[in-house]
RNA sequence: AGAUGAUCGCCUCCUGAAAGGGAGGAGGAAAGUCCGAACUCCGCAGGGCAGUGCGCCGGGUAACGCCCGGUCAGGGUGACCUGAAGGAAAGUGGCACAGAAAACACACAGCUGACGAUUGGCGGUCCGUAAAGGGCCGGCGAUCAAGCAAUGGUGAAAAGGUGCGGUAAGAGCGCACCGCGCCCGUGGCAACACGGGUGGCAGGCAAAACCCCGCACGGAGCAAGGCCAAAUAGGGAAGCGCGGGCCGCAAGGUCCUUCGGACGGCCCGUCCGAUGCUUCCGGGUAGGCUGCUCGAUCCCGCCAGCAAUGGCGGGGCUAGAGGAAUGAUCGUCACGCCAUAGCCCGAGGCCGCAAGGCCGAGGGCGACGGCGGACAGAAUUCGGCUUACGAAU
RNA sequence: GCGGGAUUGGCCGAAUGGCUUAGGCGCUGGACUGUGAAUCCAGCCACGAGAGUUCGAUUCUCUCAUCUCGCCCCA
Numbered sequence: 001a002g003a004u005g006a007u008c009g010c011c012u013c014c015u016g017a018a019a020g021g022g023a024g025g026a027g028g029a030a031a032g033u034c035c036g037a038a039c040u041c042c043g044c045a046g047g048g049c050a051g052u053g054c055g056c057c058g059g060g061u062a063a064c065g066c067c068c069g070g071u072c073a074g075g076g077u078g079a080c081c082u083g084a085a086g087g088a089a090a091g092u093g094g095c096a097c098a099g100a101a102a103a104c105a106c107a108c109a110g111c112u113g114a115c116g117a118u119u120g121g122c123g124g125u126c127c128g129u130a131a132a133g134g135g136c137c138g139g140c141g142a143u144c145a146a147g148c149a150a151u152g153g154u155g156a157a158a159a160g161g162u163g164c165g166g167u168a169a170g171a172g173c174g175c176a177c178c179g180c181g182c183c184c185g186u187g188g189c190a191a192c193a194c195g196g197g198u199g200g201c202a203g204g205c206a207a208a209a210c211c212c213c214g215c216a217c218g219g220a221g222c223a224a225g226g227c228c229a230a231a232u233a234g235g236g237a238a239g240c241g242c243g244g245g246c247c248g249c250a251a252g253g254u255c256c257u258u259c260g261g262a263c264g265g266c267c268c269g270u271c272c273g274a275u276g277c278u279u280c281c282g283g284g285u286a287g288g289c290u291g292c293u294c295g296a297u298c299c300c301g302c303c304a305g306c307a308a309u310g311g312c313g314g315g316g317c318u319a320g321a322g323g324a325a326u327g328a329u330c331g332u333c334a335c336g337c338c339a340u341a342g343c344c345c346g347a348g349g350c351c352g353c354a355a356g357g358c359c360g361a362g363g364g365c366g367a368c369g370g371c372g373g374a375c376a377g378a379a380u381u382c383g384g385c386u387u388a389c390g391a392a393u
Numbered sequence: 394g395c396g397g398g399a400u401u402g403g404c405c406g407a408a409u410g411g412c413u414u415a416g417g418c419g420c421u422g423g424a425c426u427g428u429g430a431a432u433c434c435a436g437c438c439a440c441g442a443g444a445g446u447u448c449g450a451u452u453c454u455c456u457c458a459u460c461u462c463g464c465c466c467c468a
Base pairs, nucleotide, nucleotide: 002333003332004331005330006329007328008327010025011024012023013022014021015020027375031386032385034384035383036382037381038380039221040220041219042218046268047267048266049265051217052216053215054214055213056070057069058068059067060066071085072083073082074081075080086212087211091210092209094205095204108152109151110148111147112146116144117143118142119141120140122138123137124136125135126134127133160178161177162176163175164174165173179201180199181198182197183196184195185194186193187192225290226289227288228287235281236280237279238278239277240276243256244255245254246253247252258274259273260272261271262270263269282467283466284465297316298315299314300313301312302311303310304309335372336371337370338369342365343364344363345362348359349358350357351356394464395463396462397461398460399459400458403418404417405416411448420436421435422434423433424432441457442456443455444454445453
């Protein structure tokens, strides 16, 4: 989420015998019914379990899952935007396919093979008269034991990252910087931030998996509920129950037990009842008054606060409704869009010796004129959220 | 108005967050038959819509849409 006038209508109330007259009559979302309350009723709703919701910190509020301010994280060059943001170091479970390996890490390709074992040549030297044979040393090679996790590939994710040193090869193995954990200090109400120290790194992801921790929660809803009036068959069926003791002449009282019902689910517990309760079938009425609109209310001003919001002062009363009204047409104005005449700007081009003139893609304004105005619609009432929606910023 | 529940092929209906979403009826084609039915074989057709969480959503969460049930008296 237009203003105003006229005419014709609709609803409610007031007035009038009537005709008529007068007053008032939707929204920012009245919507979805997703949260939170007010109000009303239910035997004040006790304990445990289960369940549901929420979840950084501080503030606001009647309350909230809402709002404001901040912190952190993510995104963006940035202004800024977004965030269901406790715990994965209590436990259980999951991580398809691929991959060697998916959470007690592992070893497929690959690298090494230092220390060690076996073995083959070669060189040197020694024993041996020489050959044969053998010992020792050096270096090279092969196989194995063994070591490794840097590199490759897979994946959404591969067990801190980069660099230097180091090593047989490697590796937080060592060091520097970054990240992370712990401790201390400083600032802040706090979330947290910053600084210093320390640890060689434990602890992958997911809690919108179960769960753990903290906080909150009795249930139903204006068809709640109250009063009056009316109608019908206070009818039928099924299920469960109607037990016992004591006192008493009796009426009745009391205790135990069983069953049924109520206290949202289960157990306990409490209460009520036992010709009662529950369910189904069947039947009846679609009446009046109330709750009901003055309220965490609206408008203006001042003050406090960064803000959400609060306080004070002044003024106002603004549908109450029942299947349920709040509309239509015409005129004027405002707004938006379209388009014409006209006006302005204008890249560039042409003519001219020059001054200057002409053309001109495109853009802006635009008289008169034409067109347009959405989503939707009160139903006990508020505070939020979400969704729908014309135009403008 | 208030309060519950549901949504998977044409119909009914299942699913542990993980391969192309079972199964039955139906439909289409084929086989069998002289023809039809029955039977057998093969095939087609779905997670109401949009966001989010997650590596991954029919499944978990939110928003929206649609459908459906209950409410008074005898009581």
Molecule: RNase P RNA; transfer RNA
Organism: soil metagenome